[in-house]
RNA sequence: UGAUUAUAAAGAAGUGGGGAGAGAACAGGCUCUUUGAUCCUCUGGCAACCUUCCAAUAAAAGGAAAAGGUGCCAAAACCUGCCCGUAAGGGAGUUAUAAUUA
Numbered sequence: 001u002g003a004u005u006a007u008a009a010a011g012a013a014g015u016g017g018g019g020a021g022a023g024a025a026c027a028g029g030c031u032c033u034u035u036g037a038u039c040c041u042c043u044g045g046c047a048a049c050c051u052u053c054c055a056a057u058a059a060a061a062g063g064a065a066a067a068g069g070u071g072c073c074a075a076a077a078c079c080u081g082c083c084c085g086u087a088a089g090g091g092a093g094u095u096a097u098a099a100u101u102a
Base pairs, nucleotide, nucleotide: 001102002101003100004099005098006097007096008095013043014042016040017039021032022031023030026081027080028079029078044073045072046071049069050068051065052064053063054062077094082091083090084089
């Protein structure tokens, strides 16, 4: 980096650094931001994909835990964009993360 599967309206902030834009990309909107954002470090936390334990099975589906590997801690993946639908809503695509695999 490609492929497959699953998930994405829930949840979780403080310290220090830094100093201008940031919210994946493009467009439109909206929001955050010198009362210091985005980002980086540390600490803390959330969640429960891998994991561990209990139970069960042909194989699964279930419950509990959080030591370890990841992930995450403004707003629905901030909203819309393509298709169906009067709308509500549904689907696709893209993206992100995990596990497996090449």

SAM riboswitch aptamer (S box leader) from an uncultured Bacteroidales bacterium, 102 nucleotides, folded computationally.
It matches the Rfam family "SAM riboswitch aptamer (S box leader)". From the family's description: The SAM riboswitch is found upstream of a number of genes which code for proteins involved in methionine or cysteine biosynthesis in Gram-positive bacteria. Gene Ontology term of the family: regulation of gene expression.
Of the family's consensus pairs, 97% are formed in the model.